The part of an RNA shown here (large-subunit ribosomal RNA, domain IV) has 342 nucleotides and comes from a Candidatus Nomurabacteria bacterium.
[in-house]
Context: one part of a larger RNA
RNA sequence: GUCCUCAAGGAACUCGGCAAAAUAGCAGCCGUAACUUCGGAAUAAGGCUUGCCUCACUGUACUUCGGUACAGAAGGCCGCAGCGAAAGAUCCCUGGCAACUGUUUAUCAAAAACACAGCUCCCUGCGAACUCGCAAGAGGAUGUAUAGGGGGUGACACCUGACCAAUGCCAGAAGGUUAAAUACGAAUGGUGAUAAGAUUCGUCUUAUUGCUGGGUUGUAUAAGCCCUGGUGAAUGUCGGCCGUAACUAUAACGGUCCUAAGGUAGCGAAAUUCCUUGUCUGGUAAGUUCAGACGCGCACGAAUGGUGUAAUGACUGGGGAACUGUCUCGAGGACUUGCUCG
Numbered sequence: 001g002u003c004c005u006c007a008a009g010g011a012a013c014u015c016g017g018c019a020a021a022a023u024a025g026c027a028g029c030c031g032u033a034a035c036u037u038c039g040g041a042a043u044a045a046g047g048c049u050u051g052c053c054u055c056a057c058u059g060u061a062c063u064u065c066g067g068u069a070c071a072g073a074a075g076g077c078c079g080c081a082g083c084g085a086a087a088g089a090u091c092c093c094u095g096g097c098a099a100c101u102g103u104u105u106a107u108c109a110a111a112a113a114c115a116c117a118g119c120u121c122c123c124u125g126c127g128a129a130c131u132c133g134c135a136a137g138a139g140g141a142u143g144u145a146u147a148g149g150g151g152g153u154g155a156c157a158c159c160u161g162a163c164c165a166a167u168g169c170c171a172g173a174a175g176g177u178u179a180a181a182u183a184c185g186a187a188u189g190g191u192g193a194u195a196a197g198a199u200u201c202g203u204c205u206u207a208u209u210g211c212u213g214g215g216u217u218g219u220a221u222a223a224g225c226c227c228u229g230g231u232g233a234a235u236g237u238c239g240g241c242c243g244u245a246a247c248u249a250u251a252a253c254g255g256u257c258c259u260a261a262g263g264u265a266g267c268g269a270a271a272u273u274c275c276u277u278g279u280c281u282g283g284u285a286a287g288u289u290c291a292g293a294c295g296c297g298c299a300c301g302a303a304u305g306g307u308g309u310a311a312u313g314a315c316u317g318g319g320g321a322a323c324u325g326u327c328u329c330g331a332g333g334a335c336u337u338g339c340u341c342g
Stems, first nucleotide, its partner, number of pairs: 001335006008328002012326001017323001027049004035040001037155001051077004057072006078082001083088001090321007097313002102114002118153007130139003156308004161238003166235002168231005175226003182220005188214001189212010239257005266300001267297001278294005
């Protein structure tokens, strides 16, 4: 290290019955609760039987009518033991979570995580939305809103409250603001022609007219934003202080401030409760765990779903029966491995 056995006790061990022991054919007969979605729960639980021989007996089926097979009754035989070996469910009570079968961190996590059917919202009228690609094109789909894509929730039952102030989305268009380009103008330039004037004869100034560059500036013009509405199974949010009843306590009630509106039903020391081993009840001789209540919810709460729920679970908490070397508390034996000695 791998196995086997053990007096008395029997979980006192321990985070925890981990490990081990124990139940024993999902064989026959009997029997089987709560609850339940009536399918289950259920092999619930809990009992009894089991080999072999004989058989003039009984029943059923078949029969070539001779019997044969199965089931049963009766009588007997042997052993400690008859499913004679091996293999082959331990069970019950009560919570939490997840409806379920399924999926997952190949190689520390299999779960309450993911998925799921169901529910719901949004987008999409077809050359669809969406995805891949620079594009052509492809998937979607040889489909067509009972279809396809995306988000959330997660069977089923009962339900799903208030708030549109902020953010997002949808709709609207009166007004405000607003880009480049373009169009039409304005002033400022360049360069010709003609006329007049001045002239140092080089040119300069003014007027008319032709062509034309650049920047500056004005007016006109979109969506968007501001704005007006809507929208929560969109992102989200869902108050404070003071007083008051003929014991006390408490406050149905009143006042006041603020807000978009102040948490409804249900649940609640909870996988959520700090104070906290809250308080009460039960279970134990004794219970920081557990179950049932209470509610003062530090900091539950309604598809980031709320509350229940039969069945299911190598999930997780508490209790019990059986069983045991887990333990009191150790002991003995078999085999095997390393080292030392020989």
Overview
Its mean pLDDT, the model's own confidence on a scale to 100, is 83.